About this RNA
This is a predicted structure of a 76-nucleotide RNA (SAH (S-adenosyl-L-homocysteine) riboswitch aptamer) from a Gammaproteobacteria bacterium. The model forms 100% of the base pairs in the Rfam consensus. It was read from a public genome assembly, where an Rfam model found it.
[in-house]
RNA sequence: ACCGGCGAGGGGCGCUGCAGCAUCAUCCGGAUGCCAGGCUCGCCGGGGGUGGAUUUCGCAACGGCGCCCGUCAAUC
Numbered sequence: 001a002c003c004g005g006c007g008a009g010g011g012g013c014g015c016u017g018c019a020g021c022a023u024c025a026u027c028c029g030g031a032u033g034c035c036a037g038g039c040u041c042g043c044c045g046g047g048g049g050u051g052g053a054u055u056u057c058g059c060a061a062c063g064g065c066g067c068c069c070g071u072c073a074a075u076c
Base pairs, nucleotide, nucleotide: 002046003045004044005043006042007041008040009039010069011068012067013066014065015064018038020034021033022032023031024030037062
């Protein structure tokens, strides 16, 4: 790297339904239901990889469509 768990990325309502999951069917490679944190960052564990150590600075970028609330700043 990758896998799992936890946390965070302000909150809520409505709609669609790709991936995914469940059920049915499968000669059709389909039907129905659920479904917009599935992404990124941090911590822990597993686990590979990576030359190491020290110091300083920084704490994010995103998330279909519509609406509402909250927070910060600017202008009037």